[in-house]
c-di-GMP-I-GGC riboswitch aptamer from a Deltaproteobacteria bacterium, 90 nucleotides, folded computationally. It matches the Rfam family "c-di-GMP-I-GGC riboswitch aptamer". For this family Rfam cites "Bioinformatic analysis of riboswitch structures uncovers variant classes with altered ligand specificity" (Weinberg et al., Proc Natl Acad Sci U S A, 2017). It was read from a public genome assembly, where an Rfam model found it. Lineage of the source: Bacteria > Pseudomonadati > Myxococcota > Myxococcia.

RNA sequence: CCAGAUAAAGCCAAAUCCGCCGCGAGGCGGAGACGGAAAGCCACGGGUCUCUGUUUUCUUAAUAAGGGAGAGACAGCCGGGUUGCCUAAC
Numbered sequence: 001c002c003a004g005a006u007a008a009a010g011c012c013a014a015a016u017c018c019g020c021c022g023c024g025a026g027g028c029g030g031a032g033a034c035g036g037a038a039a040g041c042c043a044c045g046g047g048u049c050u051c052u053g054u055u056u057u058c059u060u061a062a063u064a065a066g067g068g069a070g071a072g073a074c075a076g077c078c079g080g081g082u083u084g085c086c087u088a089a090c
Stems, first nucleotide, its partner, number of pairs: 003087002011036002016031006034076001040082003044079003047074006058066003
């Protein structure tokens, strides 16, 4: 370096419940542990989700819906970038 143990020292915390914030996706705090070797950080690519506006620019079965557009959310969806603890075996 690669790799990741029935190792050691620590770390994080899904669902759910409570409180607060947000139109919402969701966020923060507390309780709680399903899990995690980056479940630390960054929305860069893809993805999922939310809200708004538009009714022609595209489609349709047209009081509108989908697509596209704008603004957001998710880093515990997959990649990518970046930083980092430990050291048995290979």